[in-house]
RNA sequence: GGGUCUAUAGCUCAGUGGUAGAGCGCGCGCCUGAUAAGCGCGAGGUCGGAAGUUCGAUUCUUCCUAGACCCA
Repeated sequence: GGGUCUAUAGCUCAGUGGUAGAGCGCGCGCCUGAUAAGCGCGAGGUCGGAAGUUCGAUUCUUCCUAGACCCA
């Protein structure tokens, strides 16, 4: 330098053109003599950045940024 893939909650990851979810973690409550476990509720997101297409983009297209792998 070229190609492919990845980027979504604190962490690990789903997800779909129509107001974004799970597990773990965190906070509160229930339960217990107490703790763990269990149960319930809750907080937590510019969906990497910019532009384009569209009535509407996290999703499609282009460029950029960061990372992984392959080739040279």
The prediction has a mean pLDDT of 83. The RNA shown here (transfer RNA) has 72 nucleotides and comes from a Candidatus Bipolaricaulota bacterium. Its Rfam family is "tRNA". The family's RNA type in Rfam is transfer RNA. It was read from a public genome assembly. Lineage of the source: Bacteria > Bacteria candidate phyla > Candidatus Bipolaricaulota.